Predicted 3D model of an 83-nucleotide RNA (c-di-GMP-I riboswitch aptamer) from Firmicutes bacterium UBA3576.
[in-house]
RNA sequence: UCUCCGAAAGGGCAAACCCAUCGAAAGGUGGGGGCGCAAAGCCACAGGUCUAAGGCGUAGGCUAGGACGGCUGGGCUUCCGAA
Numbered sequence: 001u002c003u004c005c006g007a008a009a010g011g012g013c014a015a016a017c018c019c020a021u022c023g024a025a026a027g028g029u030g031g032g033g034g035c036g037c038a039a040a041g042c043c044a045c046a047g048g049u050c051u052a053a054g055g056c057g058u059a060g061g062c063u064a065g066g067a068c069g070g071c072u073g074g075g076c077u078u079c080c081g082a083a
Stems, first nucleotide, its partner, number of pairs: 012037002017032006035070001041076003045073003048068003054063003
């Protein structure tokens, strides 16, 4: 000097739940609220999970063009930097 890790500081996001709203539902959005998170910032590409309107089925049910990034992997971007 560079790289890895990440204490401290400044901050950030925001679970469950409640209210309103969109949606068939899963779930999303806004407000309240904080379980937690060093990428809990962005992206449905792969896997996985959830729902089943529609479709199929005599029925039990099956099925994603739907949803989940705070399920895993992956891609992109990123504040501070002690020991």